[in-house]
RNA sequence: GCUUUCAACAACCCCGCCCGCUGUCCCACGAGGGAUGAGCCGGGCUGAAGGC
Repeated sequence: GCUUUCAACAACCCCGCCCGCUGUCCCACGAGGGAUGAGCCGGGCUGAAGGC
């Protein structure tokens, strides 16, 4: 460096970070805005273990 499986690290547990899509909820019921401990969803990045 490529690849596979993952999130160890965390002020109980779960939860790596960012963006997007879809769903749901709230405000507006016009455009739109916000929330989501929802999705065996997509992309990028960080880290762990294994393989090359």
Molecule: nadA riboswitch
Organism: Acidobacteriaceae bacterium